[in-house]
RNA sequence: GAUUUAUAAAGAAGAGGGGAGAGAGCAGGCUCUGAGAACCUCUAGCAACCACGGCCUCGCCGUAAAGGUGCUAACACCUGCCCAGUUUGGGACCUAUAAAUU
Numbered sequence: 001g002a003u004u005u006a007u008a009a010a011g012a013a014g015a016g017g018g019g020a021g022a023g024a025g026c027a028g029g030c031u032c033u034g035a036g037a038a039c040c041u042c043u044a045g046c047a048a049c050c051a052c053g054g055c056c057u058c059g060c061c062g063u064a065a066a067g068g069u070g071c072u073a074a075c076a077c078c079u080g081c082c083c084a085g086u087u088u089g090g091g092a093c094c095u096a097u098a099a100a101u102u
Base pairs, nucleotide, nucleotide: 001102002101003100004099005098006097007096008095013043014042015041016040017039021032022031023030026080027079028078029077044072045071046070049068050067051063052062053061054060055059081091082090083089084088
């Protein structure tokens, strides 16, 4: 990198460095940002996929103590395609993350 499965309306920030952009890509909006963006480091936290424990053992419950990830503005910020229909609901695509396979 590819494939499969699952999840994506909840949750959780401070410090130091850094210096102008950021919210995946394209388009249109909207928002955040020199009262300091991205990014890096440390600490803290959230969650519970893997993990660990239990049981009515192939599913549910619990733990976060040890470990592998992930995450900590706004629904994956919103819309884009399809169906219903009306400022909403469902689905698809795409994307992200996890686990497994390759």
This is a predicted structure of a 102-nucleotide RNA (SAM riboswitch aptamer (S box leader)) from Pontibacter mucosus. It was read from a public genome assembly, where an Rfam model found it. It matches the Rfam family "SAM riboswitch aptamer (S box leader)". Rfam links the family to the GO term regulation of gene expression. The model forms 97% of the base pairs in the Rfam consensus. Taxonomically the source falls in Pontibacter (Bacteria, Bacteroidota, Cytophagia, Hymenobacteraceae). Its mean pLDDT, the model's own confidence on a scale to 100, is 84.